[in-house]
Context: one part of a larger RNA
RNA sequence: UUGGGCGUAAAGCGCGCGUAGGCGGCUUUGCAAGUCGGAUGUGAAAGCCCCGGGCUCAACCCGGGAAGUGCAUUCGAAACUGCAUGGCUUGAGUUCCGGAGAGGGUGGUGGAAUUCCGAGUGUAGAGGUGAAAUUCGUAGAUAUUCGGAGGAACACCAGUGGCGAAGGCGACCACCUGGACGAGAACUGACGCUGAGGUGCGAAAGCGUGGGUAGCAAACAGGAUUAGAUACCCUGGUAGUCCACGCCGUAAACGAUGAGUACUAGAUGUUGCGGGUAUUGACCCCUGCAGUGUCGUCGCUAACGCAUUAAGUACUCCGCCUGGGAAGUACGGCCGCAAGGCUAAAACUC
Repeated sequence: UUGGGCGUAAAGCGCGCGUAGGCGGCUUUGCAAGUCGGAUGUGAAAGCCCCGGGCUCAACCCGGGAAGUGCAUUCGAAACUGCAUGGCUUGAGUUCCGGAGAGGGUGGUGGAAUUCCGAGUGUAGAGGUGAAAUUCGUAGAUAUUCGGAGGAACACCAGUGGCGAAGGCGACCACCUGGACGAGAACUGACGCUGAGGUGCGAAAGCGUGGGUAGCAAACAGGAUUAGAUACCCUGGUAGUCCACGCCGUAAACGAUGAGUACUAGAUGUUGCGGGUAUUGACCCCUGCAGUGUCGUCGCUAACGCAUUAAGUACUCCGCCUGGGAAGUACGGCCGCAAGGCUAAAACUC
C1' cells in the first nucleotide's frame, strides 16, 4: 500500500459557519465525454499456450498458429453517469398564525445571608477541635435589638424538566436579538448533504491595562498532628474569584459514540404543540409531530452492552488509528506579552 478499524482495546477534530473538492430527488428531449458493442491498424523478436518436426528420449532446439486484458482510428447503441434543454414537487427554503423556553446582549430593581461600621441592652468569656492551641475579648467581645455601608451569589419553585452548535445558561422587570417546534394554506422549484484549507465561538486557570474586593481562598505566616509533616485539621491571609477592554485557545471540552439521509417489533414515563372523543370545564381515553428518559425483540458486539436518540441495515462526505516506552517530547516552522499552544520525529530500548 491493499485491507481492517475508531463507546470501553490504538483511533471522532471541543463546537459552528463555510471555500475548493466529493456526492446528490422525479421527469422530457438532445449530445455522446465516461460506458457498452463491431470493424481496421498496431501490439518487435524470444518466452507462455496449441499443432507439427530435429538431436536414440528428455531438457534443449526448429517451423507454423493462437493469444497478447492495451493504444489509435472509425462505425454504431443510449439504459446508467456526465453535459445541455424544458417541466415537476416529495428534498430544501420563504410568508402568514400559534404557544414553550435558565438561548444571547444591555440597563434597572429586589429580598435573604455573610462581613464591616455606628448606637442600645448586657457581662466574661467567645471561637475552634478528635482533643487543643494559635486567634478575638474588661480599651466591653460572643449573644441580642435598631440603623447604615459594600460586594458577591440568587434558597424554595427545581424535575434522567427546559434552552443552546458546543463551551454553557437559573431572582425580578424593561428594551434589543438568535434558533427550534406545532398547525395548515400559498409561494420558490433541487436552491441539497458533507466539508481539505480558511474563519468565528470556545469552561476553569493564567496574562496585560484600569477599576472593585463582602465572602471564599493558591502562595505565605502561625497553631496543632507526627519520628518528620514543606500535608490532611485549626486561626489568619495576598494574588485570584467580580467588572470593562484586550490576550490565551486548552479540559475526563465525555454520550470517552463526527455530520446527513433512508429503512428496521414493541412497552412505559415525561416536555412542547396539535387532531379526535368526551365534558359545564380542567382531567381521562384514542391518535399525530418534535424533543427527552427507562425497559426490551430482531440484529450487532470480544464481552460489557447498544437497540427508531443504534453500537442494527445501507449510502454520501470529512476527521483519525496501525505494538509499548522514548514522546505529544526534540528540532524546525507558525501563533502568543508571557505561561505556553499547534504541527511533529529519530536514535536507543523491550